C1' cells in the first nucleotide's frame, strides 16, 4: 500500500394495444439420490430415514516410590544325605486394601419456545481437585478390616459364619494461626435495607507418610543401621492467583387469536428448613395478590450460536462437516460417592424388550470405533499404529488411549493432469443431403515425422524426530557435603503406522462421454409415423410434406463427467424498511361518538431518554475479505491484517424529538346578536282521490288486451247525483333547491329538541387530529306480540300466450305494506373515492348570511354550502382537477392470481331467517381493467336497390320434358348441395363418347423420350385359319430417308465495275412586294399531296432550274468473280422402322384442406388503401369525419392536414339524329328501254341501306332555388337533356366457396394392373320427394280459307331452288351459291267462314297400327309422319318468382353442339306491345355516421343452471379406534428427609471388672414420591353405512337465464315460489339502450 466494486431480463391473457396480475424459464448452491458413462491424483466429505433392535471384538485405566499377601525367575546365606526346605536381596506377574482418574475425551439431537441459546452486565449471594505464589505446621496414640486360611449355601451370579494381618485406609488426643460464631468498642461506604474493615475476650476445627543419600550426630570393627542430618515426593492449615463452574439479570430469539383470559405455592410478607450460594427452592402462618391485547394461557413446530447458501444491498433460507453452549445415554423415577455427577461403557427401584437357567433365580443396554439386521431413494472397513498431537496414572521408565495419526470403500464435492503433438488434399472411401451441378462429415482419417505426462515394470528414497532414555563430559542451584536430586549445554546411541519424490525401461500404445438443436435458448436437414405412437419447464407440438414424436447425418453446450429429480435463495418491487397499492384492475369499514394507542401550534428556560461526537471494554478461535508464505500449480494449509455494521462504560454537544417549568393566541371551544332549512320526536287539524255502504236517476252492458278470455252486471253493474264510513298517501309549489354523520327527510299548526352558517372579536388558553376495541344509529325485506287494513300486492287461484310458460299480459287475491313495543344489522348502505390540516390558474350557475352602492330592480365585494367546464399536475386509459384521483404531513380500515368460497369447521350474536369472523384439499394459465379496429344488435339517424308498396304475368294443383334427392342395381361412373347445387360440368350418352359393370385379351404396352445389342426379304400392306371382336397364328409380295465422294445436265442467286434513265438535293435566275428570298429540324422505292412542320419577321406566297452533287432510292444493259439448288448414275456409311433388353411410360386412382390457372358470390355495391405531416405511451386515429350535393369517396364548402394510388366516371363497342366519303351483290327519285309482272336492263347517288370517317349533348343558354358554390327544379332549342338506351369493363378483400374430371402441378398410391384393347350392358332403372321448364285448362279462343310485314344468322362431307311423286314425314331432281348475288324464310297480325261454354271442334298425354329419315346398328334406348285412341286438366292451399319501357306480356325466326336426336334446354334475332310506382312504416340486401357488447372461428357468436355418466379431493354422520392432556380418587417401588430405634454395636468417656454412657447400625413408622389402576372431561388424528355440495371430464338430456334495449334493461339486499337456469314482491344502484322534455355547460 490493500481489505474499494455494485443492481440485465424473457415467455405466456388480446384480432391487435396499454395496464394490472399470476404462472413459467435463464443464475448460484447441496451431507444429496437416480440414469448413462467412467483414466489418474491431491484435499475434503459420507445414516438427513428407525433417539429401531443389536451377535462379536475393542473404546479407562494407572500407581509396588501408600499397604499386606500370593506366585515366578535370578543371586546370596543357612539347613538337609537328597528330593527339597527356610531366610534375605533384586526383578516380574496376580487379585485385594489404599490413592488419583473414571464428571475429561468420544457419540447423538430425542426432549426443550426456556435465562436453553446469543450478547452485555451482576454475584457485597457462591464453589473450584489437580496447578502456581506466599505464611505456618506435619507431635503423640488407638482399634479394626479385605486379601489369606477355614466351614458352608447356590446351577450360576454370588453370598454367609469363624479366624489372622498391613497401610498415605479408619478413630480419639495435643498444638493452633487463619477462619467461623458470640459479646464489647471503633472506623469507612451506603440504594438507609445493609455491607465492609480494625481491636479485645471467649468457644470450635488439622495432619501421613514414602523414596534416595549421609563426609555432620548416635550405634556399629565393618558392611551397614538409626529415634539423627539431608534431598525429593507427599500430608495438614491459611491467604492469594490461575483455570473451571453455579446462580441472578437488561435486550434479542418461529407459527397460530378458528387458543382470550391464566394462576393456589399461585403473588408478597414473617419465621424456620435446605443449599457451595440468592430465592416459595421447601414448610407453617398472615395478606390477596401476580400475569395478559406491547399477546398471558393453550396448541403446533424446533436443540441455540459462530457460521453456511443466496442476494447489489436490505433481506430470505439454513444450523451437516469444524468450533462454543445446552440437553440426552433402553423408557420413567431416585439418590450415593466425590472438588465436581443425579453420572453413556457406576448403583437402586419400576416398565418394556432380549439372553442364560437346574425354573429357585440371574444377566444386559453401540445416540463410543468397526460391524449386523431392519427402515430407506440413500450414506463406508468387524483395517494399521500409539511414530506424531493431546489426555489419565506414575518420581520415572512406562502403561492405557477406536481421542487421534494413517490406510480402505464411494466421481459425493472442490481442485489439478491426461486420453497425444506437428505435417498431411485426389479434399480418398464410406455415411448423409442434393436443385444431380454438387455440398458436408473434413486435416478429420489414411500416411509421414515426433514427444513420453498418467497408468505399467524395475530400482532409489526423504520431510514428518522434536523429545525422552542410556553412557560420557561440563556448568548452575540446594546443602555441612560434587551424597542425592533438579536444571542447562555438548557428544554418542536407540525410536516411523503411513508416504511424497526421483531415476531407468518400453511404446501412441491402456484412457470420452453425455445432454440439447420450435420460441425463451447456442445449434437443421432427411426418412419413418399420421391427434397414433409419443414429447412437454411455460407457451404448446402430433389429424400425410413435423427443424417440437422416433431414427440417421450434421450441428451446439459441457466434459471424467453429463443429464434428471428433490430442496433453498435469486429473478419476485409477487408482503414493497430500502421498495407497492385501494374511483373502474384485488382492496375505504354502511355511518357516527369515543377508550387505549399513534401524531400534534407559537415563545422562553432547564434536563439529557432518543440523537450526535470522542475514548475505553467486549464482540473466542475457525470462516469471509486483503497482503504475504508453504505444498511443482490449484484446491488445501500457515502468518499477519482488515472486518465483526452489535452491546456496555465514561466524557462531551443541545439544533431537532421527548420530559419539566413558565407564557402566548393563530388551532379548538365558549359568550352575545342574527337569519335559512322536507334535521329529529310528540300531539292536533285539513282537503283532493281510490274503495266500500245507504239512497236517487237510469237500463245493458261494463271491464280488460296486441287480440281475447277469466271477472262484474236485469238479484240493476258501468255511468251519474246526494249522504256516510274508513285507511293510507300528501298533486300544484318542487328546482342536479334545502337539511342531516349516514340510513334518510316533503300537507298545515303547536310543543320539545340537535346541528351548521354569518356578524361581533368579549372569554378559555393547545383544551387538538385520528381512532384498534367498545358503544350508538342504521333503507327495504323479514321476525315476535297487540292493533289497523282503503289502495297496492310476494304466495296462491283463474284467463290468455306458448312446443311448454311453474314467466312476461289480464281478472282476482293473502301475508305484507300502516301504528305501538321489541328484535334483526344487511344493500350497487355508491361519489363503487375513510377522516383531518395546509398548499397549488381560472370561468360560469345556484342556495344562504353579511357589507357597500343603487334604491325597490339589481350590481359589486366577503363567508359558508352545492353543480358544471376547464390550466398545470396526476392517471394504464377513461378521467380527476381548490368539493382532487394534484403536492405534502398525521391516524385508522383494507388488498396480494382465478375457481373452490364469503363456502366448511370452530367461536360470538340472533326467536328464526340468518349475520359476523373465516380456511384447506383440489383445480386452472389464466381471471381481470381501460382503450382500439372490426363484426353484430328483435339500438338509433341518413340513404339506396323490382327491397316493399302500386301493377302485369307466372310458379306451387294437371300431363309431359329435364335435372336432383332417395331407392334399386352387376353397374345405375364422377363432380356440383342455402342464397352462390338441382334444363349445373353436358354447345347433343343407341356403338363411340365412357371415366361404371360383366366377360374375353395384351404386358416396354394404345400414345412419348433416351440408351445398348441385333436386324434386307426389314418396314409396310395383302391373303388364309381360330375368334363376338380385340387378339393369336400361317403364307406370299415387298420398300423409304440422310450423308460423303466422283461424273453429267439444268436453274437461279450474290458481289463488283461501267453506262443510261427515273427520283432527290443544290448553286443560280426570274415574277409579285416597300423590303426579303433567312435559319432549324424531319421525311425521301413508287403512288397521293400546291411536299410538309416549326421559329424569326408586318408578310415565308410563285416559277424555272444546268454539263453540278448523290448511288444511302429504283430500273435496264454489259463484263468479271463466287457459290447455291435440282435431277440422274455408281460406291461407302448412317437413319427410320422392327425385335430383345434397360431406363422409364400410363392412371378420369387419392388429396381443390399442399397448389397454379380459371370461375361463382357479396356487387357495378362505392368503396379499399398509401406517402409525408400531425395527434395518441400504444393498438391506432386524422386524411376518408362534418354542412350540402350526387347514380357515385360525384362535386363544392369547411377542417391538421396536404397529396397520391386502385375503384366511380370518361376513353371502347352496339343503338338513336345529321353530315362527308364510297356505290356492288344493296337502292330506284328523275331520264331511257323492256315485261303478264318484278331494278329486269341502260343508267343514276338523290333516297333507303351498306360501312368507314366525322358532327352532335357540354347543365352550353334562360329563369328560379341554393351560400355568390357544387348542384337541383322549370323552360327554350334539339333526333336525343342532364351518366339518352344497351353492352364490355368487377377495387382491397370474403366464403380453407367451386374445379386434381378441361388443362397444369407437389406429395402419396398402382405397375401381367387402379395401365391398355375389345364385345355386350349401364349412365335412359322407379313406390316416391323437390327444382327448372313446355303444353294446357279455352271464345282476347279453337278450326278452316285468303292475305301482309322482319331481323340476325348459317351454308361446299354443305345450304339445296324450280319441277315431279307421296295425305304427310319424305323421295326423285339437281339450277344457283364459297354467298348484301343462290338457298334455309316467319308467326302473331289483317280479311272472311265456322264452333257457343261443353271436359267441348278446348286439351293433347297415353296406347295401337302403318310409315319416313339418319346411322355398321334405333330391342334395351333416336327423331319425324299419317290414321286411330283421346288421360289428367274448368286457372290451382300454405307459400313463392320475374318485370319500371320498346320493359313485362305475347309471336315466330336463327345458331352452336350435331350422322341423327330425346332442344320444350341454352345463346341470339326481330314482330306486336301494355299497366303501375302514393310513398319508404314494414320484409330482404347494401352503403355512411353513431351507440352498446362478456362477440374476434366475429350472432350459424358467446354462454347459464338442473339432470345422467365417470373420476378426484373435501364437509357432515349413529358410532368405532388411537394419541395427547386435565381433574378427582385408589395404590405406592427405590430413595432422601423426619421420628423412632426394647434388636445389634471395635475405637471416645466412666469404671479394676462387670457394666454403663456418648455415638452408630439394622428394623419400624411418617411426608413426598415413578410406573400402575378407577372415574370423568378437553384437544388432536384415523376410520365410518349413509349423506352434502364442489372441481375436472368427449360429441349426452332439458330448457335460454346473461352479453345488443339479449328480445320482460340488468344488477344488489331480502322474502316467497318454481325441473333448471330463474320468476315475482318491496326498497336501492346505473356498472341501462333509445326517444322526447327540463336544467346546466362549451363555442359562435
Nucleotide at each position: 500500500a490493500a481489505a474499494c466494486u455494485g443492481g440485465a431480463g424473457a415467455g405466456u391473457u388480446u384480432g391487435a394495444u396499454c395496464c394490472u396480475g399470476g404462472c413459467u424459464c435463464a443464475g448460484a448452491g447441496c451431507g444429496a439420490a437416480c440414469a448413462u458413462u467412467g483414466g489418474c491424483g491431491g484435499c475434503g466429505c459420507a445414516c438427513c430415514u428407525a433417539a429401531c433392535a443389536c451377535a462379536u471384538g475393542c473404546a479407562a485405566g494407572u500407581c509396588g516410590a501408600a499397604c499386606g499377601g500370593a506366585u515366578c525367575a535370578a543371586g546370596a546365606g543357612g539347613g538337609g544325605a537328597a528330593a527339597c526346605c527356610c531366610u534375605c536381596u533384586u526383578g516380574g506377574u496376580c487379585a485385594g486394601u489404599g490413592g488419583c482418574g473414571a464428571a475429561c475425551g468420544g457419540g447423538u439431537g430425542a426432549g426443550u419456545a426456556a435465562c436453553g441459546c446469543g450478547u452485555g452486565g451482576a454475584u457485597a449471594a457462591c464453589c473450584u481437585a489437580c496447578c502456581c505464589u506466599c505464611g505456618g505446621g506435619u507431635g503423640g496414640g488407638g482399634g479394626a478390616u479385605a486379601a489369606c486360611c477355614u466351614a458352608c449355601c447356590g446351577a450360576a451370579a454370588g453370598g454367609u459364619g469363624g479366624g489372622c494381618u498391613a497401610a498415605u485406609a479408619c478413630c480419639g488426643c495435643a498444638u493452633a494461626a487463619c477462619a467461623u460464631c458470640a459479646a464489647a468498642g471503633g472506623g469507612a461506604c451506603u440504594g438507609c435495607g445493609g455491607u465492609c474493615c480494625c481491636u479485645u475476650u471467649g468457644a470450635u476445627c488439622a495432619a501421613a507418610g514414602g523414596a534416595g543419600g549421609c563426609g555432620c550426630u548416635c550405634c556399629g570393627c565393618a558392611a551397614g543401621g538409626a529415634a539423627g542430618c539431608u534431598u525429593c515426593c507427599g500430608c495438614c492449615u491459611g491467604a492469594g492467583g490461575a483455570c473451571g463452574g453455579g446462580u441472578c439479570u437488561g435486550c434479542g430469539u418461529c407459527c397460530u387469536a378458528u387458543u382470550a383470559g391464566c394462576u393456589a405455592g399461585u403473588u408478597g410478607g414473617u419465621a424456620g428448613g435446605g443449599u457451595a450460594a440468592u430465592g416459595g427452592c421447601c414448610u407453617a402462618c398472615c395478606a390477596a395478590g401476580g400475569c395478559u391485547a406491547c399477546g398471558a394461557u393453550g396448541g403446533g413446530u424446533a436443540g441455540c450460536c459462530g457460521g453456511c447458501c443466496u442476494g447489489a444491498g436490505a433481506g430470505g433460507g439454513u444450523g451437516g462437516u469444524c468450533g462454543g453452549c445446552c440437553a440426552c445415554a433402553c423408557u420413567g423415577g431416585g439418590a450415593c460417592u466425590g472438588a465436581g455427577a443425579c453420572a453413556c461403557g457406576g448403583c437402586c427401584c419400576a416398565g418394556a424388550c432380549u439372553c442364560c437357567u437346574a425354573c429357585g433365580g440371574g444377566a444386559g443396554g453401540c445416540a463410543g470405533c468397526a460391524g449386523u439386521g431392519g427402515g430407506g431413494a440413500a450414506u463406508a472397513u468387524u483395517g494399521c499404529g500409539c511414530a506424531a498431537u493431546g489426555g489419565g496414572c506414575g518420581a520415572a521408565a512406562g502403561c492405557c488411549u477406536g481421542a487421534c495419526g494413517c490406510a480402505g470403500u464411494g466421481a459425493c464435492g472442490c481442485c489439478g493432469c491426461g486420453u497425444g503433438g506437428g505435417g498431411g488434399a485426389u479434399g480418398a472411401a464410406g455415411g448423409c443431403c442434393u436443385u444431380c451441378g454438387g455440398g458436408u462429415u473434413g486435416u478429420a482419417a489414411a500416411c509421414c515425422c515426433c514427444u513420453g505426462u498418467c497408468a505399467g515394470g524395475a530400482g532409489a528414497g526423504a520431510c514428518g524426530a522434536u523429545g525422552g532414555g542410556u553412557g560420557a563430559a561440563g556448568g548452575c542451584u540446594c546443602u555441612a557435603a560434587c551424597a542425592u536430586a533438579g536444571c542447562c549445554u555438548u557428544c554418542a546411541u536407540c525410536u516411523g503406522a503411513c508416504u511424497a519424490u526421483c531415476u531407468c525401461c518400453a511404446g501412441a500404445g491402456g484412457a470420452a462421454g453425455u445432454c440439447c438443436c420450435g420460441g425463451c435458448c447456442a445449434a437443421c436437414u432427411a426418412c419413418g409415423u399420421g391427434c397414433c405412437a409419443g414429447c412437454a419447464g411455460c407457451c404448446g407440438c402430433g389429424g400425410u410434406a413435423a427443424u417440437a414424436c422416433g431414427u440417421a447425418g450434421g450441428g451446439g453446450g459441457c466434459g471424467a463427467a453429463u443429464g434428471u429429480u428433490g430442496c433453498u435463495c435469486g429473478g419476485a418491487a409477487u408482503c414493497a424498511c430500502u421498495g407497492g397499492g385501494c374511483g373502474u384492475a384485488a382492496a375505504g369499514g354502511g355511518u357516527g361518538u369515543g377508550u387505549a394507542g399513534g401524531u400534534g401550534g407559537c415563545u422562553u428556560u432547564g434536563c439529557a431518554a432518543g440523537u450526535c461526537a470522542a475514548a475505553g471494554g467486549u464482540g473466542a478461535a475457525a470462516g469471509c475479505c486483503c497482503a504475504g508464505a508453504g505444498c511443482u500449480c490449484a484446491a488445501c494449509u500457515c502468518u499477519g491484517g482488515a472486518a465483526u455494521u452489535g452491546c456496555c462504560u465514561u466524557u462531551g454537544a443541545a439544533a431537532c424529538u421527548g420530559c419539566a417549568a413558565a407564557g402566548c393566541u393563530u388551532g379548538a371551544g365558549g359568550g352575545c346578536a342574527g337569519g335559512a332549512g322536507a334535521g329529529g320526536g310528540g300531539a292536533g287539524c285539513g282537503g283532493a282521490a281510490u274503495u266500500c255502504c245507504c239512497g236517487g236517476u237510469g237500463g245493458a252492458g261494463c271491464g280488460g288486451u296486441g287480440a281475447a278470455a277469466u271477472g262484474c252486471g236485469u238479484a240493476g253493474a258501468u255511468a251519474u247525483c246526494g249522504g256516510g264510513a274508513g285507511g293510507a298517501a300528501c298533486a300544484c309549489c318542487g328546482g342536479a333547491g334545502g337539511c342531516g354523520a349516514a340510513g334518510g327527510c316533503g300537507g298545515c299548526u303547536c310543543c320539545c329538541u340537535g346541528g351548521a352558517c354569518u356578524g361581533u372579536c368579549c372569554c378559555u388558553g393547545a383544551c387538538a387530529c385520528u381512532g384498534a376495541a367498545a358503544c350508538a344509529c342504521g333503507a327495504a325485506a323479514g321476525c315476535u306480540a297487540g292493533g289497523g287494513g282503503a289502495g297496492c300486492a310476494a304466495a296462491c287461484g283463474g284467463g290468455a300466450u306458448u312446443a311448454g310458460a311453474u314467466a312476461c299480459c289480464c281478472c282476482g287475491g293473502u301475508a305484507g305494506u300502516c301504528c305501538u313495543a321489541g328484535c334483526u344489522g344487511u344493500a350497487a348502505a355508491c361519489g363503487a373515492u375513510g377522516g383531518g390540516c395546509a398548499c397549488u390558474a381560472g370561468g360560469u350557475g345556484u342556495c344562504u348570511c353579511c357589507u357597500g352602492a343603487u334604491u325597490a330592480u339589481u350590481c359589486a365585494g366577503g363567508g359558508g354550502g352545492u353543480g358544471c367546464c376547464g390550466a398545470a399536475g396526476c392517471u394504464a386509459a377513461c378521467g380527476c382537477a381548490u368539493u382532487a384521483a394534484g403536492u405534502g404531513c398525521c391516524c385508522c380500515g383494507c388488498c396480494u392470481g382465478g375457481g373452490g368460497a364469503g363456502u366448511a369447521c370452530g367461536g360470538c350474536c340472533g326467536c328464526a331467517a340468518g349475520g359476523u369472523u373465516g380456511a384447506a384439499a383440489c383445480u386452472c394459465a389464466a381471471a381481470g381493467g381501460a382503450a382500439u379496429u372490426g363484426a353484430c344488435g328483435g339500438g338509433g339517424g341518413c340513404c339506396c336497390g323490382c327491397a316493399c308498396a302500386a301493377g302485369c304475368g307466372g310458379u306451387g294443383g294437371a300431363g309431359c320434358a329435364u335435372g336432383u334427392g332417395g331407392u334399386u342395381u352387376a353397374a345405375u361412373u364422377c363432380g356440383a348441395u342455402g342464397c352462390u347445387a338441382c334444363g349445373c360440368g353436358a354447345a347433343g350418352a343407341a356403338c363411340c363418347u365412357u371415366a361404371c359393370c360383366u366377360g374375353g385379351g395384351c404386358u416396354u404396352g394404345a400414345a412419348c423420350u433416351g440408351c445398348u445389342g441385333g436386324u434386307a426379304g426389314u418396314a409396310g400392306g395383302u391373303u388364309c385359319c381360330c375368334g363376338a371382336a380385340a387378339g393369336g397364328g400361317a403364307g406370299g409380295c415387298g420398300a423409304c430417308c440422310c450423308c460423303g465422294c466422283a461424273c453429267u445436265u439444268a436453274u437461279g442467286u450474290g458481289g463488283u465495275u461501267a453506262u443510261a434513265g427515273g427520283g432527290g438535293g443544290c448553286a443560280u435566275u426570274c415574277a409579285a412586294u416597300a423590303a426579303u428570298u433567312a435559319g432549324a429540324g424531319g421525311c425521301a422505292a413508287g403512288u397521293u399531296u400546291u411536299g410538309u412542320u416549326c421559329u424569326u419577321u408586318u408578310a415565308a406566297a410563285g416559277a424555272a432550274g444546268g454539263a453540278c452533287c448523290u448511288u444511302u432510292u429504283c430500273u435496264a444493259u454489259a463484263g468479271c468473280c463466287a457459290g447455291a439448288u435440282a435431277a440422274g448414275u455408281g460406291c461407302g456409311g448412317g437413319g427410320a422402322g422392327c425385335c430383345a433388353g434397360c431406363a422409364g411410360a400410363g392412371g378420369u386412382g387419392c388429396u381443390g384442406c399442399a397448389u397454379g390457372g380459371c370461375u361463382g358470390u357479396c356487387g357495378u355495391c362505392a368503396g379499399c388503401u398509401c406517402g409525408u405531416g400531425u395527434c395518441g405511451u400504444g393498438a391506432g386515429a386524422u386524411g376518408u369525419u362534418g354542412g350540402g350535393u350526387u347514380a357515385a369517396g360525384u362535386c363544392c364548402c369547411g377542417c391538421a392536414a396536404c397529396g397520391a394510388g386502385c375503384g366511380c366516371a370518361a376513353c371502347c363497342c352496339c343503338u338513336g339524329c345529321c353530315c362527308u366519303u364510297a356505290g356492288u351483290u344493296g337502292c330506284c327519285a328523275g331520264c331511257g328501254g323492256g315485261u303478264a309482272a318484278u331494278g329486269c336492263c341502260g343508267g343514276g347517288g338523290a333516297c333507303u341501306c351498306u360501312a368507314a370517317g366525322g358532327g352532335g349533348a357540354c347543365u352550353g343558354c334562360c329563369g328560379g332555388c341554393g351560400a355568390u358554390g357544387a348542384g337541383c327544379c322549370g323552360g327554350a332549342g334539339g333526333a336525343a337533356g342532364g351518366u339518352g338506351g344497351g353492352g364490355a369493363u368487377g377495387a382491397c378483400g370474403u366464403c380453407a366457396a367451386g374445379u386434381c374430371a378441361g388443362c397444369a402441378u407437389g406429395g402419396c398410391c398402382u405397375u401381367u394392373a387402379u395401365g391398355u384393347c375389345c364385345a355386350g350392358g349401364g349412365c335412359u332403372a322407379c313406390a316416391c320427394a323437390c327444382g327448372u321448364g313446355c303444353u294446357a285448362c279455352a271464345a282476347u279462343g279453337g278450326g278452316c280459307g285468303g292475305u301482309a310485314c322482319a331481323g340476325a344468322g348459317g351454308g361446299u362431307u354443305g345450304c339445296g331452288a324450280a319441277c315431279c311423286c307421296g295425305c304427310g314425314a319424305g323421295g326423285g331432281g339437281g339450277a344457283g351459291c364459297u354467298a348484301a348475288u343462290c338457298c334455309c324464310u316467319a308467326a302473331a297480325g289483317c280479311c272472311g267462314c265456322u264452333c257457343u261454354c261443353a271436359g267441348u271442334u278446348c286439351g293433347g298425354a297415353u296406347u295401337g297400327c302403318a310409315g319416313g329419315c339418319u346411322g355398321c346398328a334405333a330391342c334395351u334406348c333416336g327423331c319425324c309422319u299419317g290414321c286411330a285412341u283421346g288421360a289428367a286438366g274448368g286457372c290451382g292451399g300454405a307459400a313463392u318468382c320475374g318485370c319500371u319501357a320498346g320493359u313485362a306480356a305475347u309471336c315466330g325466326c336463327g345458331g352452336a353442339u350435331c350422322a341423327g336426336c330425346c332442344a320444350c334446354g341454352c345463346c341470339g334475332c326481330g314482330g306486336u306491345g301494355a299497366a303501375u310506382a302514393c310513398g319508404u312504416u314494414c320484409u330482404c340486401g347494401g352503403g355512411c355516421c353513431u351507440u352498446g357488447u362478456a362477440c374476434a372461428c366475429a350472432c350459424c357468436g358467446c354462454c347459464c343452471g338442473u339432470c345422467a355418466c365417470g373420476u378426484c379431493a373435501c364437509g357432515a354422520a349413529a358410532g368405532c379406534c388411537a394419541g395427547u392432556u386435565g381433574u378427582a380418587c385408589c395404590a405406592g417401588a427405590a430413595g432422601u428427609c423426619g421420628c423412632u430405634g426394647a434388636g445389634c454395636u471395635a475405637a471416645c468417656c466412666c469404671g479394676a471388672a462387670a457394666g454403663g454412657g456418648a455415638g452408630g447400625c439394622a428394623g419400624g413408622c411418617g411426608c413426598c414420591g415413578a410406573a400402575g389402576g378407577u372415574a370423568u372431561g378437553g384437544c388432536u388424528g384415523g376410520u365410518g353405512a349413509u349423506u352434502g355440495g364442489g372441481g375436472c371430464g368427449a360429441a349426452g338430456u332439458c330448457g335460454u337465464a346473461a352479453c345488443a334495449a339479449g328480445g320482460u334493461a340488468g344488477c344488489c339486499g331480502u322474502a316467497c315460489g318454481g325441473g333448471a337456469a330463474c320468476g315475482u314482491g318491496c326498497g336501492g344502484c346505473u356498472g341501462g339502450a333509445u326517444c322526447a322534455c327540463c336544467u346546466c355547460c362549451u363555442u359562435u
The RNA shown here (small-subunit ribosomal RNA) has 1644 nucleotides and comes from a Pseudomonadota bacterium. Its Rfam family is "Bacterial small subunit ribosomal RNA". The coordinates come from a structure-prediction model, not an experiment, and the mean pLDDT is 82. Lineage of the source: Bacteria > Pseudomonadati > Pseudomonadota.